[in-house]
RNA sequence: CAAGGGACUUGAAUGAUUGAGCACCCGGGUGCGAAAGUCCCGGCGUGAAUCCCGUCAAAUUCAGCGAACCCCCUGCCCUUCUUGGAGGGCGCGGCAACGCUGAGCGAAGCCCCGACAGGGGAACGUGCAGAGACUUGACGGCGGGGACCCCAAGCGCAGAUUGGCGGCAUCACUGCCCCAGGCUUGCGUGGGUCAAGGCAAAGUCCAGACCACGAACGAUAGGGCAAU
Numbered sequence: 001c002a003a004g005g006g007a008c009u010u011g012a013a014u015g016a017u018u019g020a021g022c023a024c025c026c027g028g029g030u031g032c033g034a035a036a037g038u039c040c041c042g043g044c045g046u047g048a049a050u051c052c053c054g055u056c057a058a059a060u061u062c063a064g065c066g067a068a069c070c071c072c073c074u075g076c077c078c079u080u081c082u083u084g085g086a087g088g089g090c091g092c093g094g095c096a097a098c099g100c101u102g103a104g105c106g107a108a109g110c111c112c113c114g115a116c117a118g119g120g121g122a123a124c125g126u127g128c129a130g131a132g133a134c135u136u137g138a139c140g141g142c143g144g145g146g147a148c149c150c151c152a153a154g155c156g157c158a159g160a161u162u163g164g165c166g167g168c169a170u171c172a173c174u175g176c177c178c179c180a181g182g183c184u185u186g187c188g189u190g191g192g193u194c195a196a197g198g199c200a201a202a203g204u205c206c207a208g209a210c211c212a213c214g215a216a217c218g219a220u221a222g223g224g225c226a227a228u
Base pairs, nucleotide, nucleotide: 008021009020010019011018012017022047023046024045025043026042027041028040029039031038032037051145052144053143054142055141056140061103062102063101064100065099066098070094071093073091075090076089077088078087079086080085081084104126105125106124110121111120112119113118130206132205133204134203135202136201146194147193148192149191150190154189155188156187157186158185159183161181162180163179164178166177167176168175169174212228217222
């Protein structure tokens, strides 16, 4: 530069529609903060804003709780027709995006003990994929930097300003230095923002999806991550 594809992430076959998460926007809080902001709760709408570099790659086990939309109709209730059919509601059940917990365990960095070897701890991770195996890294951990915001809290530097039987210069006005006070200022340190997705992201496999046959269990949905 050209062509093709996508339109925040994710479930419902997913276009419309809708559930969940996220950000922006609006509102509430005798929550925290000096402030910027942050935390919690609620709401309609919208969805091409979300920085860069370096470094770590281990544990990956055993258990437990909760889940919307959607699917189903044994049970209960209501309506209707006509004597068990149809429709609706509730509840049970199913699937499941996902929200988590206990024990154990873990790479780098951090804290503590120790002469070393090593041990202990906090954060974070694992547990938590479509059953699962492996590789890489990031949207993860750690370190450094950047952009923007705050400064009425703490510390520091500068600034202007007020005071001083202070010091030096001057005849004097005054100037410079020193000390003290507060701030009407700026900056540094400091504080904050830079979304969510890793219940497997990018990949290589494998499993499933498909066809046959459709098991146990179940009224049905399901159950094939049971076997073939």
Molecule: Group I catalytic intron
Organism: uncultured Pseudomonadota bacterium